The RNA shown here (transfer RNA) has 73 nucleotides and comes from Synechococcales cyanobacterium GL140_1_metabinner_5_sub. NCBI's taxonomy places the organism under Bacteria, Bacillati, Cyanobacteriota, Cyanophyceae, Synechococcales. The coordinates come from a structure-prediction model, not an experiment, and the mean pLDDT is 84. It matches the Rfam family "tRNA". By type it is a transfer RNA. Rfam links the family to the GO term triplet codon-amino acid adaptor activity. It was read from a public genome assembly.
[in-house]
RNA sequence: GGCUCGAUAGCUCAGUCGGUAGAGCUAAGGACUCAUAAGCCUUCGGUCGGCAGUUCAAGUCUGCCUCGAGCCA
Numbered sequence: 001g002g003c004u005c006g007a008u009a010g011c012u013c014a015g016u017c018g019g020u021a022g023a024g025c026u027a028a029g030g031a032c033u034c035a036u037a038a039g040c041c042u043u044c045g046g047u048c049g050g051c052a053g054u055u056c057a058a059g060u061c062u063g064c065c066u067c068g069a070g071c072c073a
Stems, first nucleotide, its partner, number of pairs: 001072007010025004019056001027043004049065005
């Protein structure tokens, strides 16, 4: 330098054919208990890596860029 894959909540990851962004864990609160833990209930939490483009509508499609992993040279 070229190619492929990846970037989504604090962490680990889903997200189907473009049509209101989700789960588990963590955290906070509640209930339970003599008390704590576990388990139970509820809630908070998002520039979907960045900038443009296409579209009525983009996490999803296209281009460029940034970062990470791998392969080739």